[in-house]
C1' cells in the first nucleotide's frame, strides 16, 4: 500500500509543557490567546490478548464481569453535506427549481486477519 471482515447515536481532566492553529479531502458550519497542533500525565472503552463467574446440547460454545498487556479513542452522530432511491412540503409567472425526512451506497476512521 491492497484485499477481507466488524464497529462508528454511548464514554473519557476546569492537569503540566507548548505557543497558532485545528476539525481527512471539497463546500459548509464550527473550535481556538477565557489559549490550537504536538508532547507528558490523566482518563474512556473493551477490537486483539489475558482472566473470573454462570449455563448447556461440553465446544475453536453461549451469557456476563475484570482491566496489569497490544492498539484505539477523549468538542459537535464519522460535526453536516457531497451519489442513488423512496416519502413529504412547495408552484401556477418562465418550471418542475428548492427544502425536509428516511434508507442505502461511496468516502473516511479504528480493530482483527490475509497478501
Nucleotide at each position: 500500500c491492497u484485499c477481507u471482515u466488524a464497529u462508528c447515536a454511548a464514554g473519557a481532566g476546569a492537569g503540566g509543557u507548548g505557543g497558532a492553529g485545528g476539525g481527512a479531502c471539497a463546500g459548509g458550519c464550527c473550535c481556538g490567546a477565557u489559549g490550537a497542533a504536538a508532547c507528558c500525565c490523566g482518563g474512556c472503552a473493551a477490537c486483539c490478548g489475558c482472566u473470573g463467574a454462570u449455563c448447556c446440547g461440553u465446544g475453536u460454545g453461549a451469557u456476563u464481569g475484570g482491566a496489569a498487556g497490544g492498539u484505539g479513542c477523549c468538542a459537535a452522530u464519522u460535526c453536516c453535506u457531497a451519489c442513488a432511491a423512496a416519502g413529504c412540503a412547495g408552484g401556477u409567472g418562465u418550471u418542475g427549481a428548492u427544502g425536509c425526512u428516511u434508507u442505502g451506497a461511496g468516502a473516511g476512521a479504528u480493530g482483527a486477519g490475509a497478501g
Molecule: SAM riboswitch aptamer (S box leader)
Organism: Alteribacter keqinensis